Description: This is a predicted structure of a 1506-nucleotide RNA (small-subunit ribosomal RNA) from an uncultured prokaryote. RNAcentral holds the sequence, with entries from ENA. Its Rfam family is "Bacterial small subunit ribosomal RNA".

RNA sequence: AGAGUUUGAUCCUGGCUCAGAACGAACGCUGGCGGCGUGCUUCAUACAUGCAAGUCGAACGAUAAGCCACCCUUCGUUGGUAGAGUAAAGUGGCGAACGGGUGAGUAACACGUGGAUAACUUGCCCCUGAAUCUGGGAUAAUCAACCGAAAGGUCGUCUAAUACCGGAUAACAUUAUUUGUGGGCAUCUUCAAAUAAUCAAAGGCGGAGCAAUCUGCCGAUCAGGGAUAGGUCCGCGGUUCAUUAGCUUGUUGGUGGGGUAAUGGCCUACCAAGGCGACGAUGAAUAGCCGGCUUGAGAGAGUGAACGGCCACACUGGGACUGAGAUACGGCCCAGACUCCUACGGGAGGCAGCAGUAGGGAAUAUUGCGCAAUGGACGAAAGUCUGACGCAGCAACGCCGCGUGGGUGAUGAAGCAUCUUGGUGUGUAAAACCCUGUCAGCGGGGAAGAACCGUACAAGUAGUAACUGACUUGUGCCUGACGGUACCCGCAGAGGAAGUCCCGGCUAACUCCGUGCCAGCAGCCGCGGUAAUACGGGGGGGACUAACGUUGUUCGGAUUUACUGGGCGUAAAGGGCGCGUAGGCGGACCUUCAAGUCGGAUGUGAAAACUAUAGGCUCAACUUAUAGCCUGCAUUCGAUACUGUCGGUCUUGAGUAUAUCAGAGGAAAGCGGAAUUCCAGGUGUAGCGGUGAAAUGCGUAGAUAUCUGGAAGAACACCAGUAGCGAAGGCGGCUUUCUGGGGUAAUACUGACGCUGAAGCGCGAAGGCUAGGGGAGCAAACAGGAUUAGAUACCCUGGUAGUCCUAGCGGUAAACGAUGGGCACUAGGUGUCGGGGGUAUCGACCCCCCCGGUGCCGCAGCUAACGCAUUAAGUGCCCCGCCUGGGGAGUACGAUCGCAAGAUUGAAACUCAAAGGAAUUGACGGGGGCCCGCACAAGCGGUGGAGUAUGUGGUUUAAUUCGACACAACGCGAAGAACCUUACCUGGGUUUGACAUACUUGGGACACCCGAUGAAAGUCGGUUUCCCCUUCGGAGGCCCUUGUACAGGUGCUGCAUGGCUGUCGUCAGCUCGUGCCGUGAGGUGUUGGGUUAAGUCCCGCAACGAGCGCAACCCUUGUCCAUAGUUGCCAUCAGGUAAUGCUGGGGACUCUAUAGAGACUGCCGGUGACAAACCGGAGGAAGGUGGGGACGACGUCAAGUCCUCAUGGCCCUUACAUCCAGGGCUACACACGUACUACAAUGGCCGGUACAAUAGGAAGCAAUAUCGCGAGGUGGAGCAAAUCCCCAAAACCGGUCUCAGUUCAGAUUGGAGUCUGCAACUCGACUCCAUGAAGGAGGAAUCGCUAGUAAUCGCUGAUCAGCAGGCAGCGGUGAAUACGUUCCCGGGCCUUGUACACACCGCCCGUCAAGCCACGGGAGUUGGGAGUACCCGAAGUCAUUUGGUCAACCGUAAGGAGGCCGGUGCCUAAGGUAAUACCAGCGACUGGGGCUAAGUCGUAACAAGG
Repeated sequence: AGAGUUUGAUCCUGGCUCAGAACGAACGCUGGCGGCGUGCUUCAUACAUGCAAGUCGAACGAUAAGCCACCCUUCGUUGGUAGAGUAAAGUGGCGAACGGGUGAGUAACACGUGGAUAACUUGCCCCUGAAUCUGGGAUAAUCAACCGAAAGGUCGUCUAAUACCGGAUAACAUUAUUUGUGGGCAUCUUCAAAUAAUCAAAGGCGGAGCAAUCUGCCGAUCAGGGAUAGGUCCGCGGUUCAUUAGCUUGUUGGUGGGGUAAUGGCCUACCAAGGCGACGAUGAAUAGCCGGCUUGAGAGAGUGAACGGCCACACUGGGACUGAGAUACGGCCCAGACUCCUACGGGAGGCAGCAGUAGGGAAUAUUGCGCAAUGGACGAAAGUCUGACGCAGCAACGCCGCGUGGGUGAUGAAGCAUCUUGGUGUGUAAAACCCUGUCAGCGGGGAAGAACCGUACAAGUAGUAACUGACUUGUGCCUGACGGUACCCGCAGAGGAAGUCCCGGCUAACUCCGUGCCAGCAGCCGCGGUAAUACGGGGGGGACUAACGUUGUUCGGAUUUACUGGGCGUAAAGGGCGCGUAGGCGGACCUUCAAGUCGGAUGUGAAAACUAUAGGCUCAACUUAUAGCCUGCAUUCGAUACUGUCGGUCUUGAGUAUAUCAGAGGAAAGCGGAAUUCCAGGUGUAGCGGUGAAAUGCGUAGAUAUCUGGAAGAACACCAGUAGCGAAGGCGGCUUUCUGGGGUAAUACUGACGCUGAAGCGCGAAGGCUAGGGGAGCAAACAGGAUUAGAUACCCUGGUAGUCCUAGCGGUAAACGAUGGGCACUAGGUGUCGGGGGUAUCGACCCCCCCGGUGCCGCAGCUAACGCAUUAAGUGCCCCGCCUGGGGAGUACGAUCGCAAGAUUGAAACUCAAAGGAAUUGACGGGGGCCCGCACAAGCGGUGGAGUAUGUGGUUUAAUUCGACACAACGCGAAGAACCUUACCUGGGUUUGACAUACUUGGGACACCCGAUGAAAGUCGGUUUCCCCUUCGGAGGCCCUUGUACAGGUGCUGCAUGGCUGUCGUCAGCUCGUGCCGUGAGGUGUUGGGUUAAGUCCCGCAACGAGCGCAACCCUUGUCCAUAGUUGCCAUCAGGUAAUGCUGGGGACUCUAUAGAGACUGCCGGUGACAAACCGGAGGAAGGUGGGGACGACGUCAAGUCCUCAUGGCCCUUACAUCCAGGGCUACACACGUACUACAAUGGCCGGUACAAUAGGAAGCAAUAUCGCGAGGUGGAGCAAAUCCCCAAAACCGGUCUCAGUUCAGAUUGGAGUCUGCAACUCGACUCCAUGAAGGAGGAAUCGCUAGUAAUCGCUGAUCAGCAGGCAGCGGUGAAUACGUUCCCGGGCCUUGUACACACCGCCCGUCAAGCCACGGGAGUUGGGAGUACCCGAAGUCAUUUGGUCAACCGUAAGGAGGCCGGUGCCUAAGGUAAUACCAGCGACUGGGGCUAAGUCGUAACAAGG
């Protein structure tokens, strides 16, 4: 410090997620030791039991039992006495208000911080001064009596005090009054003087002394001071909600009084009517606050366990008493709930102290030891008490430390895993050898923490007349829960001690097996559908380590609330517009002050924490010391630039006046013409109207058309313009009246008067609403007609609200420049509107300049890009509004407004990992432009109809083997299924196998032959025989046999693959290097202007070049030449035949097969850009790639093929292998594709007569001859072939048939044959005789072809024993048409739009149906908290009091003062009643929303989305 995730890719916006740290944690798995910490976060729920606050006999009275000693005695005991000494109580004092717990309440002066107290208190402690006199009456305990179950109580009698009370004394004290003086901050206050009132403990324990008395310590009194601890007040600071906007009657203030330690409405009476609030009152919700803790670079954010400070609380609510201090956790009273005891009458209790129990919960410990230390209470002290505290126990809960061994050790052991079968990994890891000894174990030693106190001795200090005593110091002795612990030593021995998570990316770490969208994983993206590095297991690896993961929470990353440090044209986001209040901000100069600001000083900012440096535990954690820090607040001194403030001045901002100008600016009144419709009349006749086409509609009762006249309402053509005006909405005939704003010019005046603007007020298109008018045209709703699968639409005919006016309401729009307002600054160019100036002119133009408005282009700059660019989206300042992922949702609830419709304000649950902006490349469009192709058109011939053949689907079957499925499967693999092929079925066999290799057992040449059985394969048996080398041991070759490795598989996966192939497409495209442009994807080049069959070529150009494609090079064909001349040829010469290149011969010709030539837009003319090129022409066998072929760019289709071959993985192994026989692949209701033959006269039949080429031939082609009607047979010349053989048909000539199911057509069937073959039954081809079906030109639809082509005619070949209508070739005869590119299909280039990228066979919307989830409404119902009014009113304070009662004082005694009890009153907790408001739960039913599998209906949006 970043990373993953939206896309095909990119940049941006934006959310989600991860890596880090932390925890009072919990859960899973695992677990050796120690140190230091920490440990009910939930029910402030209920608590059994024990303990947690007592102490003082040196304040006081009394003193039990037991024990000891002594005496008496009835010797058992009883009684008594004295001493020491004490349990449990009592009076009294101090403490119990500390310490300990918890966080319910509390949004508050509760807390923090800084001040104030001139408005206060403070027991114990310290210092100082003074004083400590004299009296009195009670009472508890005890004893006795009584009541009660108990708790407890009543009465009588006795007694003490440091308990209580009276009096005296006393001021530098307090209070009140008066006078003077000084000070201060308003009330006030210092000092001085005078008057009045107010006080004691008494004592206790020592020492000296005969005593009086003296003296020490402690305690007590008054006053002053200090310290400590508090009370009260104030400034500032820290939560959420405005869907809480108004709150308040003791309320705000005053006066008098009361009350308090003290100010104060704190309380009371009266008076006044105030006080708080948008700088957020009131209300609601939540919450103890802080030092700190966690995180963070910081600013911040979260938090408030442990430790420390403060507050609050103590079962719930109320109340006071005591006291220095409480409104009191282990006190009291009352009310309530709960629990317990009870004799039913009545009582008792409060763990949020320490342990512990139950409950709750994911979850949190021992009913431990000790006061040895520290601290506290009491005490003179010893000491007692102390669940504070110190320790121990439990828990890996956290932090820290240590160990589980170290070294050597390769045969790189075994095992396991993998495997290409060579190996590799685990891995120096282990074993083995040599060592060490931490921890644990055993044995031994053994602390520090301890200093006090006390006591013994010694010395000293103040005081005293002096001593003791007190105090101080020194020495000795005494005191340890932890604990025989830490620590040290010894012993033995590697022995007792390693796991958890992860390994697709983020993120370090990879393989095998299993599974097969199953089981499962998952923080996000996402894995899993048969080769899963993502699931589960194994091996291996990575990380951390006595832990490791998970979950939860917080901060961080997140600049994702932006103070530091964000934005608002299109991503979320500018208010519709103006006026304007508060507020914020504000021109120039001078001056005052010093609030902000800056600097210095002082105080404070507790300790701990944090940081630094040192120290102590062996280190560390931990802990100690010192310093820093504590960023703050307050006071004070200073500075005065800036902001502010006071005062003064100025004119440039702003405004006013004058002159002038433009304008659909606004309001009202009036006027005008054109058009439309209607009415009346005339002319006139059959249609009009409307549409893509129609129909509804109107019209013979006279429409439409046309003419004349009239009526009505609404709107104002042309002018008209990126022209004008207005704040926006908006404004358009003309005239008048009233009126707002603006510009320009020149001067004068005011003198900052300004800008913005929450709240508020006003304006505000269209549509809508109310009332009243008006209503021509148009036109929601509605009706009809069409369209359509439907058509509640688009189109048509009608048509009502409405549109118009008046007066109101409403208050919203894509109210848009999707751009708030103001000011200033920052290159220009060019239009246009208004005004002015200069120049010029007679004048108007023209030209130049200035100001204001409105457009376009463009630099810098900005921007994610697009774009903006003096009219900013640039650079700055000021103010306002708004945004913070998508959906839910601008919805619900609430509130306000409205007549309503609705508007404004405006959530949450839940759900997703995206939603989005701009740009890029493609693809697509019922977008555009250009171009091509038998693409259409123009033609010719077909298919689709018939019969048959063939392939396919389907069906059937034991099997009908398998594959191929739009084009690009279907006469395809198959260039040929009777057996074989053959992969399928049935049956019969074999198991190292039909086939390969290696080793091995036994044997033998191989082989051949025979018999039985069988359908065959096979099985059983028989006979015969012995290769080569040799050192004679054996080795080798071949064959049979045994066994082991292995063979074998047309079994699966073409979606694991190679190779090959199809297709777009022989379409003209596809890319690269360098450069340039762009943040980038990417672009440029390759686009543009021409041209071409072509990215072919030319020109231009930030491109310049290059590659794969195109073309050419190759083959063939067309012309010529050369060479060669047999088997080919025969013009000339010769010979011969019935005839024939038959023979000699010849190379001329044809031909053959080699090498060449030729064609290149080369020439001419025209067009064109002086180009490329095109058009025409000449010549030429051929002319513009001459015809044809081979040749197929980058890529697409997970296209096809595992059954050609090869191959990974999986599967079978007496079978999914292999052999054999028979069957099947040939089935047949049917459907489709491809063909053949036809339907006839351009024909059929009969007869006659011609002319090819490519090819092929030895298990072959086969002539002549001969037989058969024929297929063919017999026979065999010749030929391994330019030699021999196989070889045409249509055509032509003649005849016949005469339009018919025929002399057409030939299916089907019967019979007889031929050929091939082991074998033609299933299931071959052919021949002959007979038979003679459908079919009379083929619906919708659809195919091929542009010239030697279509059409038509036959021939050859491969395969092959045989089988060709198929396929591959060959030649013969030989056309028609193309105007043209509008349309259909396919393709290329450019451009445009896009919400598509699996790319339009795309994407995607809404209702309905089903399931799940959360939410709203809902008759109601249940509960809760807060409040209001009234009723009742406990305890208690206060006030009052006529009743009762009483020791202290007064009082000669009656009474008084005073107290207590009781009564009354005010206040008041709980309770009750009533009426609301609020919050929450449930709720039949209901409403929309979200999410779900491939449901239903349509197709709204994205392309002009039709």